[in-house]
Molecule: Glycine riboswitch aptamer
Organism: Chromatiaceae bacterium
RNA sequence: CGGGGCGACUCUGGAGAGCGGUCAGAUUGACCCACCGACGGGGCAGACGCAGAUUUGGAUGAUUUCAGAUCGGCGUCAAACUCUCAGGUUUUCAGGACAGAGGGGCGG
Numbered sequence: 001c002g003g004g005g006c007g008a009c010u011c012u013g014g015a016g017a018g019c020g021g022u023c024a025g026a027u028u029g030a031c032c033c034a035c036c037g038a039c040g041g042g043g044c045a046g047a048c049g050c051a052g053a054u055u056u057g058g059a060u061g062a063u064u065u066c067a068g069a070u071c072g073g074c075g076u077c078a079a080a081c082u083c084u085c086a087g088g089u090u091u092u093c094a095g096g097a098c099a100g101a102g103g104g105g106c107g108g
Base pairs, nucleotide, nucleotide: 005106006105009102010101011100012099013098018033020032021031022030023029024028034089035088036087040085041083042082043081047076048075049074050073052071053070054069055068056067057066058065059064
C1' cells in the first nucleotide's frame, strides 16, 4: 500500500401466517379462537475438556506411575434445524433474518 474480517449508518431487494368472532367510547383498542417464523430469545448433534469406574500394555525393589481402550456423568457448544416465550398474521403502514451497493469507522 492492497485484499480479506467486524460494527454502525444510508439506499435497494426481502418471505410466512385471519378480509375470523365478540365487546366498546368504533379508520382504534381489548379479549377469545386459529395460524406464522426471517427481529429477539430458549433447546439439541458431533467434536473437545474434566474427573470416576473397568480393562490392556510398559516402567519401578515396593508404594506407585505413564499411555491406550470401554462405560456412564458433568461442562463448553451450531444452524435458515427445532420450540413458539416474546413478536407477528385484519387488502395498508410498520417491522423483518439475509443479500447487494455507498461513504466512513475499528482492528491488524